Predicted 3D model of a 586-nucleotide part of an RNA (large-subunit ribosomal RNA, domain V) from a Burkholderiales bacterium. Lineage of the source: Bacteria > Pseudomonadati > Pseudomonadota > Betaproteobacteria > Burkholderiales. Rfam family: Bacterial large subunit ribosomal RNA. Its family is annotated with ribosome and structural constituent of ribosome in the Gene Ontology.

[in-house]
Context: one part of a larger RNA
RNA sequence: CCCGCGGCAAGACGGAAAGACCCCAUGAACCUUUACUGUAGCUUUGCAUGGGACUGUGACGAUGUUUGUGUAGGAUAGCUGGGAGGCUUUGAAACCGGGACGCUAGUUUCGGUGGAGCCAACGUUGAAAUACCAGCCUGAUGGCGUUGCGGUUCUAACCUGGCCCCCUGAAUCGGGGGUGGGGACAGUGCAUGGUGGGCAGUUUGACUGGGGCGGUCUCCUCCUAAAAGGUAACGGAGGAGCUCGAAGGUGCGCUCAGCGCGGUCGGAAAUCGCGCUACUGGAGUGUAAUGGCACAAGCGCGCUUGACUGCGAGACUGACAAGUCGAGCAGGUACGAAAGUAGGACAUAGUGAUCCGGUGGUUCUGUAUGGAAGGGCCAUCGCUCAACGGACAAAAGGUACUCUGGGGAUAACAGGCUGAUACCGCCCAAGAGUUCAUAUCGACGGCGGUGUUUGGCACCUCGAUGUCGGCUCAUCUCAUCCUGGGGCUGUAGCCGGUCCCAAGGGUAUGGCUGUUCGCCAUUUAAAGAGGUACGUGAGCUGGGUUCAAAACGUCGUGAGACAGUUUGGUCCCUAUCUGCCGUGGG
Numbered sequence: 001c002c003c004g005c006g007g008c009a010a011g012a013c014g015g016a017a018a019g020a021c022c023c024c025a026u027g028a029a030c031c032u033u034u035a036c037u038g039u040a041g042c043u044u045u046g047c048a049u050g051g052g053a054c055u056g057u058g059a060c061g062a063u064g065u066u067u068g069u070g071u072a073g074g075a076u077a078g079c080u081g082g083g084a085g086g087c088u089u090u091g092a093a094a095c096c097g098g099g100a101c102g103c104u105a106g107u108u109u110c111g112g113u114g115g116a117g118c119c120a121a122c123g124u125u126g127a128a129a130u131a132c133c134a135g136c137c138u139g140a141u142g143g144c145g146u147u148g149c150g151g152u153u154c155u156a157a158c159c160u161g162g163c164c165c166c167c168u169g170a171a172u173c174g175g176g177g178g179u180g181g182g183g184a185c186a187g188u189g190c191a192u193g194g195u196g197g198g199c200a201g202u203u204u205g206a207c208u209g210g211g212g213c214g215g216u217c218u219c220c221u222c223c224u225a226a227a228a229g230g231u232a233a234c235g236g237a238g239g240a241g242c243u244c245g246a247a248g249g250u251g252c253g254c255u256c257a258g259c260g261c262g263g264u265c266g267g268a269a270a271u272c273g274c275g276c277u278a279c280u281g282g283a284g285u286g287u288a289a290u291g292g293c294a295c296a297a298g299c300g301c302g303c304u305u306g307a308c309u310g311c312g313a314g315a316c317u318g319a320c321a322a323g324u325c326g327a328g329c330a331g332g333u334a335c336g337a338a339a340g341u342a343g344g345a346c347a348u349a350g351u352g353a354u355c356c357g358g359u360g361g362u363u364c365u366g367u368a369u370g371g372a373a374g375g376g377c378c379a380u381c382g383c384u385c386a387a388c389g390g391a392c393a394a395a396a397g398g399u400a401c402u403c404u405g406g407g408g409a410u411a412a413c414a415g416g417c418u419g420a421u422a423c424c425g426c427c428c429a430a431g432a433g434u435u436c437a438u439a440u441c442g443a444c445g446g447c448g449g450u451g452u453u454u455g456g457c458a459c460c461u462c463g464a465u466g467u468c469g470g471c472u473c474a475u476c477u478c479a480u481c482c483u484g485g486g487g488c489u490g491u492a493g494c495c496g497g498u499c500c501c502a503a504g505g506g507u508a509u510g511g512c513u514g515u516u517c518g519c520c521a522u523u524u525a526a527a528g529a530g531g532u533a534c535g536u537g538a539g540c541u542g543g544g545u546u547c548a549a550a551a552c553g554u555c556g557u558g559a560g561a562c563a564g565u566u567u568g569g570u571c572c573c574u575a576u577c578u579g580c581c582g583u584g585g586g
Base pairs, nucleotide, nucleotide: 001586002585003584004583005582006581007580008579010578011577012576014573015572022407023406024405025404027403028402029399030398031397032396035202036201037200038199039198041195042194043193045191046190047189048188049187051154052153053152054151055150056149057148058147059146060145061144063142064141065140066139068137069105078136079135080134081133082132085119086118087117094113095112096111097110098109099108100107101106158182159181160180162179163178164177165176166175167174205217206216207215214234218240219239220238221237222236223235241388242286243345244344248304249303250302251301252300253299254298256282258276259275260274261273262272284293285292287350289348290347291346308331309330310329311328314325315324316323320389333342334341335340356382357381358380359379360378361377362376364375365374414461415459416457417456418455420454422450423449424448425447426446427445431441432440468543469541470540471539473535474532475531476530477529478528481506482505483504484501485500486499487498488497489496508522509521510520511519512518549567550566551565552564553562554561555560
């Protein structure tokens, strides 16, 4: 050096299973509910199947009988018309008794006695006689008809899982017959309102230094923005979702703020007078900021409605759709002597596409024709469609019982980068140390190192890199716990303190806890700190964490949930290569 054999399992990010954790998908499935939309079922009402009678109570109609008081006035005059007579032995006045109405004055009716009268035009009143007749109104009342509602009852529809007979030899089904019971109810059909996770189909946004929680989503102003324009972030600051018929137009006029001095109440500031300086605005501008503005865009007064109609050359801006500016022309208008100015507001926020529908107008259309309906066009209205370029008119949750497709585009372990944090060291030296900064300690600060903590980032790995602790077996570093050598000392000695050198060897047993850690007990020369995928599960364990079962507390309407607790809970691999140990042959 080559080839074996027997072993061990450190590596081949070993094998096995397109990761179950995490995220994503306009994926799925189940489950829940006061998510949305439906629906079985239940229920309400109407009509039908579906009939008779009696009765109570409404409405309407015709009919009978009645009813009607402002004041004045015989007195309880409903309205209008006709009308000079009407009623009465078919029983008038008057009286007695009962009823009804009532404004307590009376009206009216029935019965009896009675036996011949009673009333009307007159004078009062807007209206003249219930003297008489006819019609009508307001209420009351009787019976009738139609109809509504309620109750009672009947039997012939309908029901009968009471009994008997027949089909029928067995027969608790079915059919027929009878009898009994119920009965226009129940049941059923159609329509209709309610209820309805019992069941069904679905929805339950995105951004995001993983996801969730929080925040945000449209528009305006400034910075970031790198001197054109534009420019991102969960970068830094603020505003808007209006307001105003004057705060618009026009003609004319005016100048603010501050400071000093003086002046009743009056003060540091109220209103008044004078002055100041440069005027540059230190004020004001409806509302944030920026840019403007004194020739004013700021502040007043007069007159007014251009906060017009029809357009619009040409530009800015923008992927598009939108958005913005605009001279000028025509019509008619306001102000101004006129020239002129005026198509809202100093400018930039104050907002919403399309569809659908409403309203007004219209020389448009009009399904044979004339109309109409409907539609078009013009004007206008209805969206915190605010997730603001708006999926539908219409929508929340759970999953640890879970599933699929994907992702190292994205989290948890480990590694990597970084080193804020952590640990270790150094510099300066105020001070403490009786005196004395530096024996020892060291404030305020400054500079490094390490890669052991907590983090940040998200770079390999999600077609899998097994995760805490223990056991076993270790190996390395030195910032040394012991043992060794030294310097200084606020080292007398014995003990110590601090610093330098040094990694050869060594560096505990028990109790509690799953614990690492820690506390305790007892030893020891000492009971060191760290790295090694927080060494080591193809070496072991499986107590913890982290599946399915179950319970408690808490939260939730609930399904369920909880770095809350509790009991239980499958740890696979015969070693091909590298490596290592032992051994053999050439």